The part of an RNA shown here (small-subunit ribosomal RNA, central domain) has 348 nucleotides and comes from an uncultured prokaryote.

Context: one part of a larger RNA
RNA sequence: CUGGGCGUAAAGCGCGCGUAGGUGGUUAGAUAAGUUGGAUGUGAAAGCCCCGGGCUUAACCUGGGAACUGCAUUCAAAACUGUCUAGCUAGAGUACGAGAGAGGAGGAUGGAAUUUCCGGUGUAGCGGUGAAAUGCGUAGAGAUCGGAAGGAACACCAGUGGCGAAGGCGAUUCUCUGGACCACAACUGACGCUGAGGCACGAAAGCGUGGGGAGCAAACAGGAUUAGAUACCCUGGUAGUCCACGCCCUAAACGAUGGAUACUUUGUGGUGCGUGUCGACCCCUGCGCUGCAGGAGCUAACGCAUUAAGUAUCCCGCCUGGGGAGUACGGUCGCAAGGCUGAAACUC
Numbered sequence: 001c002u003g004g005g006c007g008u009a010a011a012g013c014g015c016g017c018g019u020a021g022g023u024g025g026u027u028a029g030a031u032a033a034g035u036u037g038g039a040u041g042u043g044a045a046a047g048c049c050c051c052g053g054g055c056u057u058a059a060c061c062u063g064g065g066a067a068c069u070g071c072a073u074u075c076a077a078a079a080c081u082g083u084c085u086a087g088c089u090a091g092a093g094u095a096c097g098a099g100a101g102a103g104g105a106g107g108a109u110g111g112a113a114u115u116u117c118c119g120g121u122g123u124a125g126c127g128g129u130g131a132a133a134u135g136c137g138u139a140g141a142g143a144u145c146g147g148a149a150g151g152a153a154c155a156c157c158a159g160u161g162g163c164g165a166a167g168g169c170g171a172u173u174c175u176c177u178g179g180a181c182c183a184c185a186a187c188u189g190a191c192g193c194u195g196a197g198g199c200a201c202g203a204a205a206g207c208g209u210g211g212g213g214a215g216c217a218a219a220c221a222g223g224a225u226u227a228g229a230u231a232c233c234c235u236g237g238u239a240g241u242c243c244a245c246g247c248c249c250u251a252a253a254c255g256a257u258g259g260a261u262a263c264u265u266u267g268u269g270g271u272g273c274g275u276g277u278c279g280a281c282c283c284c285u286g287c288g289c290u291g292c293a294g295g296a297g298c299u300a301a302c303g304c305a306u307u308a309a310g311u312a313u314c315c316c317g318c319c320u321g322g323g324g325a326g327u328a329c330g331g332u333c334g335c336a337a338g339g340c341u342g343a344a345a346c347u348c
Base pairs, nucleotide, nucleotide: 004319005318006317007302008301012316014201016199017198021194022193023192025088026087027086028085029084030083031082033081034080035077036076037075038074039073040072041071042070049065050064051063052062053061054060091191092188093187094186097182103177104176105175106174107173108172109171110154115149116148117147118146119145120144121143125136126135162169163168206247207246208245209244210243211242215241216240220236221235222234223233258315259314260313261312262311263310266293267292268291269290270289271288272287273286274285276283297304298303321348322347323346330341331340332339333338
């Protein structure tokens, strides 16, 4: 390279936007680059292959043919691909109308609870565990009542519920703002799909500067347990967790399943919007999203099964025995931690 693959065996980039490239609906006409056919020239000889000939055969030598699947020129064809022209509306997009939603950003507000502080009542315990102890408490704790401060998180509603590209998003309200869906069928007229590089986003932890700090809590200290106990349990407790700005760019970033389109038996839920009917609901039915069960088919099996892992097309990414190793070296990014790219010797 060919061939084969990527849910769980090695393998889908964490996710999007998008450049080049690849690829692309429908009708008519033109063209003839690709494509197809013919002709001409060329494709040295030798060799290979076929039919003969010569050494007693063979190897070997030799005559003829075929072949040289190619290239160029020219003539022709016009279905398909390309290109050009003119159209179309089923793809895609826009406008009008309506509802749903923890989608995003900023501001304001609220109650419950924990903690601390102040004051009242009140007295000997509290706390904690398997049992204890460290710890707190007669300098008045814990309990209880009232008040204050401050930070963080938003019980119930809550739901294989919703929204978002993913990460993720949950009190209330205001402002700004993105997307999807439905209905109508007015407009544009292939404007589409994918996407190497590139760019943006990207949980937690971590980093820088400045704030904040209630609870929780790496590290750390003490008490237990134990043969030991650098742990599990307990009492404390600092970074951190929170905010602003700037970095980091990794996860079992998972559906371990890249994106788009079309097609292919069923049953039953949830959710959003609509249609028919109705006083309204119920019911029927359409489209979008989201579950469960299961058929053909697929699969090594498990299982997947109109939300495919089925049947096909297009584009990207990735895999090629285990260890060594996501290491070394180099490059590049980063303040650092480290990230990305990424071997070999050797060994089984």

Its mean pLDDT, the model's own confidence on a scale to 100, is 87.